Context: one part of a larger RNA
């Protein structure tokens, strides 16, 4: 841009794609078979591996935006307390997110038509013959079944609800996002919880500073499961989503 007005929601499925795996153990059964050694078909059950998809409750990893410890040096006049630099200075942990080694799930069942093969009936050819007429059986393969995409399927499909003239509606713009290179997509824009802030909670770290007490002191204890706290979950209009502009026309050639 089209799908001959616009918006929202829900479908159909032409067509396309994904998957299609393997092993072990047990039962049947130490049965059939076999002199014995050994040892089944068929059928049933339970596990496992690799692979694939999804997820982060658990186990972990990462987590240079969180917390603590600690060395050297420099700065904040000094003590104390802190900031900077030294690979993130080093070390110990770690929320969200992302993630596998973690967790869940998947390959099912079945039908149809067949291949090679195996057959029934059966002539040509008084016999025989699966084939010539006719009828069966049969594969991880084919077509469906299963999962995903899907009406630009220009043959542009269908259903429901709603709107109407500078309208309906859309875009620009702004606040943002489990969306994202940009764009797009999605949420919101005061008739508001969209982001930030604040408050509470979760969660992390691990008991702050100051003061007091004990000790000559290092330090310990108390106040104190404290203090601090990123991305998480809620609440709350405090801040910012202001104002406005453009496109779109005459109930749809």
């Nucleotide at each position: 841009c089209g799908u001959a007005g616009g918006a929202g929601a829900g479908u159909u499925g032409a067509g396309g794609g994904g998957u299609u795996c393997a092993u072990u153990u047990c039962c049947u059964a130490g049965u059939a078979c076999g002199a014995g050694a050994g040892g089944a078909c068929c059928g049933g059950a339970a596990a496992u591996g690799a692979c694939g998809c999804a997820c982060c409750u658990c186990u972990g990893g990462u987590g240079u935006u969180c917390c603590a410890g600690u060395u050297g040096u420099u700065c904040u006049g000094u003590c104390a307390a802190g900031g900077g630099c030294a690979c993130g200075g080093c070390u110990g942990g770690g929320u969200a997110g992302c993630u596998a080694a973690g967790u869940g799930c998947g390959g099912a069942c079945u039908a149809g038509a067949u291949a090679a093969g195996c057959g029934c009936u059966g002539a040509a050819a008084g016999c025989a013959u699966c084939u010539a007429a006719g009828c069966g059986u049969c594969a991880a393969g084919c077509u469906a079944u299963u999962c995903c995409c899907a009406a630009g399927a220009u043959a542009a499909a269908c259903u429901c609800u709603c709107c109407c003239u500078g309208a309906a509606g859309g875009a620009u713009c702004g606040u943002u996002g489990a969306a994202g290179a940009c764009u797009a997509c999605a949420a919101c824009g005061u008739c508001g919880a969209u982001a930030g802030g604040c408050u509470g909670c979760a969660g992390g770290u691990g008991u702050a500073a100051g003061u007091g007490u004990a000790g000559u002191a290092a330090u310990a204890c108390a106040u104190u499961c404290a203090g601090c706290c990123g991305a998480g979950c809620a609440g709350u209009a405090c801040u910012a989503a202001u104002c406005a502009u453009c496109c779109g026309u005459u109930u749809g050639g």